[in-house]
RNA sequence: GAAGCAGGCCGGGUGACCGCGGCGCGCCCCAGGGUGCGUCGAGGAAAGUCCGGGCUCCACAGGGCAGAACGCUGGGGAGAAUCCCAGGCGGGGUGACCCGCGGAAAGUGCCACAGAAAACAGACCGCCGAGAGGCAAGGGUGAAACGGUGAGGUAAGAGCUCACCAGCGCCGCGGGCGACCGCGGCGGCUCGGCAAACCCCGUUCGGAGCAAGGCCAAGCAGGAGGCAGGGGCUGCCCGCCCGCCGCGAGGCACCUCCGGGUAGGCCGCACGAGGCGACCGGAGACGGUCGUCCCAGAGGGAUGGUCACCACUCGCUCCGGCGAGGACAGAACCCGGCUUACAGGCCUGCUUCCCGA
Numbered sequence: 001g002a003a004g005c006a007g008g009c010c011g012g013g014u015g016a017c018c019g020c021g022g023c024g025c026g027c028c029c030c031a032g033g034g035u036g037c038g039u040c041g042a043g044g045a046a047a048g049u050c051c052g053g054g055c056u057c058c059a060c061a062g063g064g065c066a067g068a069a070c071g072c073u074g075g076g077g078a079g080a081a082u083c084c085c086a087g088g089c090g091g092g093g094u095g096a097c098c099c100g101c102g103g104a105a106a107g108u109g110c111c112a113c114a115g116a117a118a119a120c121a122g123a124c125c126g127c128c129g130a131g132a133g134g135c136a137a138g139g140g141u142g143a144a145a146c147g148g149u150g151a152g153g154u155a156a157g158a159g160c161u162c163a164c165c166a167g168c169g170c171c172g173c174g175g176g177c178g179a180c181c182g183c184g185g186c187g188g189c190u191c192g193g194c195a196a197a198c199c200c201c202g203u204u205c206g207g208a209g210c211a212a213g214g215c216c217a218a219g220c221a222g223g224a225g226g227c228a229g230g231g232g233c234u235g236c237c238c239g240c241c242c243g244c245c246g247c248g249a250g251g252c253a254c255c256u257c258c259g260g261g262u263a264g265g266c267c268g269c270a271c272g273a274g275g276c277g278a279c280c281g282g283a284g285a286c287g288g289u290c291g292u293c294c295c296a297g298a299g300g301g302a303u304g305g306u307c308a309c310c311a312c313u314c315g316c317u318c319c320g321g322c323g324a325g326g327a328c329a330g331a332a333c334c335c336g337g338c339u340u341a342c343a344g345g346c347c348u349g350c351u352u353c354c355c356g357a
Base pairs, nucleotide, nucleotide: 001353002352003351004350005349006348007347008346009345010344012310013309014308015307016306017305018304020041021040022039023038024037025036026035027034028033029032043328047339048338050337051336052335053334054333055209056208057207058206067205068204069203070202071201072087073086074085075084076083088101089100090099091098092097102200103199107198108197109194110193111192124139125138126135127134128133147165148164149163150162151161152160166190168187169186170185171184172183173182174181175180213267214266215265216264222258223257224256225255226254235252236251237250239247240246269300274293275292276291277290278289279288280287281286312325313324314323315322316321
């Protein structure tokens, strides 16, 4: 210098003017608004709603079946997570580094094309043999072909036998908390892949979600009462009474009260597994102590715009400047994760190659 790998961070700044929402204080009309001042007012993903929780309501004797999710080990985290850290094993890369994780030797199923044959041995060419038949070494296909090399053996061959190697299983010793690793011995000769196919093993699991849910409560409908006495005795209808006076077992209006509860209003709803800083513990994820701060809360609808200067990028340039541009997106109960989108930029550590001294 070039190409990369891993991790972390920023996501324009300042000022002026106009405007919007929440809260506090003051004032005005007057109980709902208006107005002035102060203060606060989107994100690293507020997104997707894919996991896990807090919170709320409903259900709940116990057990089983079914179903779903997860799956190496140790630690962290909220006794959570498909999360994080460190490690183990396998695979990829020259490397920094990246990706994956129960069981395919319980059973069932599937494996395109090519190929004779795709899982259980079978045989297209081939080899042996007079033939019946025997064989699987050689050929070629494929991502994958029934251990590899050599020797013996044979009509030809073959773990058929032997040595070494690879793989698997069992046993012993040693190391590690553990996953696992190393060494030695024995065995039979070898058992393809797929479980995000069914399945098996192990662990865990009630449902719905802030339109959850709670409080107050017009109107309409429902229920109870309006008794007795006293001077004019709330009105109308109906009934009793020959009529008047009067009476009631009734109905409606009206009034009072009650329960549930619609419209409507309020809460839930912003102090929380909270942010920042220092120190300490730990390899790390992370934890502890101390200090400090209050940081959106909607009509569930605000959080914006214009101008100037500076910074950044690009283009032009007579090197004085001039012009243009700024991503992804946007709270809605809250929190921890994951994933996805993103103009431009910064920092740290590391790898490979080239050049120079």
Molecule: Bacterial RNase P class A
Organism: Actinomycetota bacterium